Predicted 3D model of a 394-nucleotide RNA (Bacterial RNase P class A) from a Blastocatellales bacterium.
The gene name in the source record is rnpB.
Its Rfam family is "Bacterial RNase P class A". Rfam classes the family as a ribozyme. Its family is annotated with tRNA processing, ribonuclease P activity and dimeric ribonuclease P complex in the Gene Ontology. About the family: Ribonuclease P (RNase P) is a ubiquitous endoribonuclease, found in archaea, bacteria and eukarya as well as chloroplasts and mitochondria.
Its mean pLDDT, the model's own confidence on a scale to 100, is 77.
The organism belongs to Blastocatellales, within Bacteria.
RNA sequence: GAAGCAGGCCGGGUGAUCGCCGGCGGUUCGCCGCCGGAGGAAAGUCCGAACACCACAGGACAGCAGGCUGGCUAACGGCCAGGCGGGGCGACCCGACGGAAUAGUGCAACAGAGAACAGACAGCCCGAUGCGCUUUACGGCGCAGGGCGAUGGUGAAACGGUGAGGUAAAGGCGUCACCAGCGAGUGUGGCGACAUGCUCGGCUAGGCAAACCCCCUGCGGUGCAAGACCAAAUAGGGAAACGUGAUGAAGGUUGUCCGCCUCAAUCCGUCUUUCGAGACGGUGCGUUUUCGGGUAGGUCGCACGAGCGGCAUAGCAAUAUGCCCCCCAGAUGAAUGAUCGCCGGUUCCGGGUUCCCGGGACCACAGAAUUCGGCUUACAGGCAGGCUUCGUAA
Numbered sequence: 001g002a003a004g005c006a007g008g009c010c011g012g013g014u015g016a017u018c019g020c021c022g023g024c025g026g027u028u029c030g031c032c033g034c035c036g037g038a039g040g041a042a043a044g045u046c047c048g049a050a051c052a053c054c055a056c057a058g059g060a061c062a063g064c065a066g067g068c069u070g071g072c073u074a075a076c077g078g079c080c081a082g083g084c085g086g087g088g089c090g091a092c093c094c095g096a097c098g099g100a101a102u103a104g105u106g107c108a109a110c111a112g113a114g115a116a117c118a119g120a121c122a123g124c125c126c127g128a129u130g131c132g133c134u135u136u137a138c139g140g141c142g143c144a145g146g147g148c149g150a151u152g153g154u155g156a157a158a159c160g161g162u163g164a165g166g167u168a169a170a171g172g173c174g175u176c177a178c179c180a181g182c183g184a185g186u187g188u189g190g191c192g193a194c195a196u197g198c199u200c201g202g203c204u205a206g207g208c209a210a211a212c213c214c215c216c217u218g219c220g221g222u223g224c225a226a227g228a229c230c231a232a233a234u235a236g237g238g239a240a241a242c243g244u245g246a247u248g249a250a251g252g253u254u255g256u257c258c259g260c261c262u263c264a265a266u267c268c269g270u271c272u273u274u275c276g277a278g279a280c281g282g283u284g285c286g287u288u289u290u291c292g293g294g295u296a297g298g299u300c301g302c303a304c305g306a307g308c309g310g311c312a313u314a315g316c317a318a319u320a321u322g323c324c325c326c327c328c329a330g331a332u333g334a335a336u337g338a339u340c341g342c343c344g345g346u347u348c349c350g351g352g353u354u355c356c357c358g359g360g361a362c363c364a365c366a367g368a369a370u371u372c373g374g375c376u377u378a379c380a381g382g383c384a385g386g387c388u389u390c391g392u393a394a
Base pairs, nucleotide, nucleotide: 001390002389003388004387005386008383009382010381012343013342014341015340016339017338018337020037021036022035023034024033025032026031039365043376044375046374047373048372049371050370051223052222053221054220063219064218065217066216067215068082069081070080071079072078083097084095085094086093087092098214099213104212105211106208107207121152122151123148124147125146126145129144130143131142132141133140134139160179161178162177163176164175165173180204182201183200184199185198186197187196188195189194227300228299229298230297237291238290239289240288241287242286243285244284248263250262251261252260253259267282268281269280270279271278272277307326309324310323311322312321313320314319344363345362346361347360348359349358350357351356
């Protein structure tokens, strides 16, 4: 210098004017002053919790989720450290990474003859069997009928690999050597996943469980519109008092009374009766009071918290502990904004061409709604370090 790798941080600044939401103080009740006012993702609502209500004797089935080891955490499907497998020259990256079993079932497109205890398409062979031809004969050729998974070809995958022996030709082939893999036992290192040796055995066992399935672990439901409290008008419900046809329950006027004004009561039963009616009762009707539930509306939940920052200690780290410091939005048709100036950045144009001047345009993704811990996704531009490979120079 070039090309990369993995994390961290910022994500416009400032001034003026006019507004919006919350808190505090003042007020002549009209307002005034001061202070505070979005994010790294506030997003998706995917996972785990707090909190609240409902349900609940215990257990099982079904269903869903998770699945290498150790640690961290309130918890987690998150994080840290490691093991194993795969990729990269490397920094480093990726992995649903339990089980294919003397459990069961299923699947494998296309190509190919054949896709699971398989398969003769092209081929190789004729030792053994039969027939024919031929040869003096050994034998040779052809057909039938067989043998062969070594070679070619297909495929993601074709039933261990290399060499030798063996054979008519072949083949792990009741043959041998080495290698890989499998099972059992055992030693060493590690908390462990696992790594690395030794001995023996049998003689090769295919793939897929983000296919059913089996094993282990976890899971009651609904979400702040949860829920708690206060509480109208109107219309239902319960109770009491009074009245039930009137100087009469009641309402209005009024401080109170009087006065004045307004005005309600469908009916049923029993008894009495001079037959006109009257008395009493009712779960009926009317008026008033009162109780209770719910709605509108309001208050709380709701902003001091698994809290932010700094330092120290322990630890490789995630993280934990201790001390100090800080108080940091709370709306509910839902505030957090708009305009202008200056500076900054990016880009374009013109003039000048180390680089400066003038002008124009643009300045990411997005936006709280009960609160936390994570994950995932979106993001113009910028900052400072770390590491790897290659080239060049000393």